RNA sequence: AACCACUUAUCGGGAGAGAGUCGUUCUAAAAAACGACCGCCGAAGGCGCAACCGUCACCGGAAACGCUCAGGCAAACGGACCGAUAAAGUAGG
Repeated sequence: AACCACUUAUCGGGAGAGAGUCGUUCUAAAAAACGACCGCCGAAGGCGCAACCGUCACCGGAAACGCUCAGGCAAACGGACCGAUAAAGUAGG
């Protein structure tokens, strides 16, 4: 110096589930916002007495598992995760 791993940025891909009912506001109407009610989804986040891992144990970490608090259920936005690109930093070889 390069490569791999992690962090950040940009681009691309990216699932699931009622365009639910009623009322109010707005509107040409829908959509949207607010409130109430019922039915659903899991891949922002969060939580777990949770698989699993470090351990004999304690204890700690913790999943794409579980919970659905939050979020979501036409499109848009968002979206775990994956790929590519660019630069810097960190650890190891």